[in-house]
Molecule: c-di-GMP-I riboswitch aptamer
Organism: Allocoprococcus comes
Order: sequence, then structure tokens, then C1' cells
RNA sequence: UGUUUAUAGGGGCAAAGCUGUUGAAAAACUGUGACGCAAAGCCAAAGGGACUAAGGCAGUACGCUAUGUCAGCCGGUUGCAAUA
Repeated sequence: UGUUUAUAGGGGCAAAGCUGUUGAAAAACUGUGACGCAAAGCCAAAGGGACUAAGGCAGUACGCUAUGUCAGCCGGUUGCAAUA
């Protein structure tokens, strides 16, 4: 310096639900709460995928569309710790 995470110490984050707020919605923020996570740190047309459809388009079928959203979907990228 790189890889791995079987083991250890010190820790970190915070799902669903509920309170309040914002939003057309998806969802986000706040508080509470812990399902879990070795990156559940960061990155959103400069990789893919997914969700919503206000507005716009279309028209008698029940739709299409992101400029909106999701990183705890894959992916990219950066990092802590000791043993081996």
C1' cells in the first nucleotide's frame, strides 16, 4: 500500500409505525422508535433500474410523458479499526 472480515475494542447509522410540517403525488424534513446495516458515508439526464404524474399530450380507454422522487435496488466513489 492492497485484499479479506473469521475475531476483538471503541463507536456509527436508523427500517416499519406514530407526532408535526411541506408536496398534486411519489416522497422529504422534524421528533419518537429500532427492522436491520462493515460503508445503511457521499454521488440522481455524465451508468442501469424503480416510483409518482401536477403540467402537457392523447381520447372512450382506463393511457403516454420528468423538469419531480428513490443511494436501506444494482452500480460508482471515499473512509475507520485491530488480529491474521